Background
A computed fold for a 104-nucleotide RNA from Paenibacillus albicereus, annotated as Glycine riboswitch aptamer. The sequence is in RNAcentral, with records from Rfam. It matches the Rfam family "Glycine riboswitch aptamer". Rfam's curators write: This family represents the bacterial glycine riboswitch. Its family is annotated with glycine biosynthetic process in the Gene Ontology.
RNA sequence: AUGAACGCAGCGGGAGAGAUCGCCGGCAGUGCAAGGCGGCGCCGAAGGAGUAACCUUGACCUAGCGCGAGGGAAUCUCUCAGGCAAAAGGACCUCUGCGGGACG
Numbered sequence: 001a002u003g004a005a006c007g008c009a010g011c012g013g014g015a016g017a018g019a020u021c022g023c024c025g026g027c028a029g030u031g032c033a034a035g036g037c038g039g040c041g042c043c044g045a046a047g048g049a050g051u052a053a054c055c056u057u058g059a060c061c062u063a064g065c066g067c068g069a070g071g072g073a074a075u076c077u078c079u080c081a082g083g084c085a086a087a088a089g090g091a092c093c094u095c096u097g098c099g100g101g102a103c104g
Stems, first nucleotide, its partner, number of pairs: 006099005012093002018040001020039005041084003047080001048078003054071005
């Protein structure tokens, strides 16, 4: 002098699904939203849960296959939570800055 993985922060991008129905409620009126209760229908990308190979272990055991338990990934699955106009949120991604210090 180069500055990987990884961590933090900032800007930006960022999908899906009823502006659903009834009642209460708020507003000067109408209408609408947040909120509460109940109903039906949906979404998956906050979070959460499950799961393969494989690893460990137990029993059996000539050997092999198989069996039990634990660990074990996701954008897969579930839909608890969350969400279903806008807003907010949003896995993930680019860029920037800081930390870091692999490689050379």